[in-house]
RNA sequence: CGUGAACAACCGCCGAAUCCGCCGGUCGAAGGGCCGGGGGAGCGGGGGACCCAAGUAGUUGGGGCUAAUCCGGCCGAAUGGCCGGACGGGGUAACUCGGCUCCGAGCCCGUCAGCUAACCUCGCAGGCGUUCGAGGAAGUCGAU
Repeated sequence: CGUGAACAACCGCCGAAUCCGCCGGUCGAAGGGCCGGGGGAGCGGGGGACCCAAGUAGUUGGGGCUAAUCCGGCCGAAUGGCCGGACGGGGUAACUCGGCUCCGAGCCCGUCAGCUAACCUCGCAGGCGUUCGAGGAAGUCGAU
């Protein structure tokens, strides 16, 4: 000097999953830390009338969260796999355009739920590390 890996901090990404008090216990010299409980704001989901829609029932059930679905072909006993098409979602450090790139999983209710005012109710997790061009003007951090 170059390359690779790991850790920490800052910053950032997916996602509703953020912020602010209070009470109790505990550790500490203290500032504070940890655990538990309950509350407020905000964000997100579900149930739930008239009207409208639908029009008994249906194991060939039905439904919800989410971008995470649909169609065709081939293989397979099947879950599924491969190919093609349509469609949906994210990143590229405000945003737009272009380019590039990645994802289309998983979980839940339990025979039951259309929409739906009032009303009722649930969640605020988890997992990660991107940065090309043009226009372009926002934002963040630090110091004074």

c-di-AMP riboswitch aptamer (ydaO/yuaA leader) from an uncultured Phycisphaerales bacterium, 144 nucleotides, folded computationally. Its mean pLDDT, the model's own confidence on a scale to 100, is 79. Rfam family: c-di-AMP riboswitch aptamer (ydaO/yuaA leader). Gene Ontology terms of the family: cyclic-di-AMP binding and regulation of gene expression. It was read from a public genome assembly, where an Rfam model found it.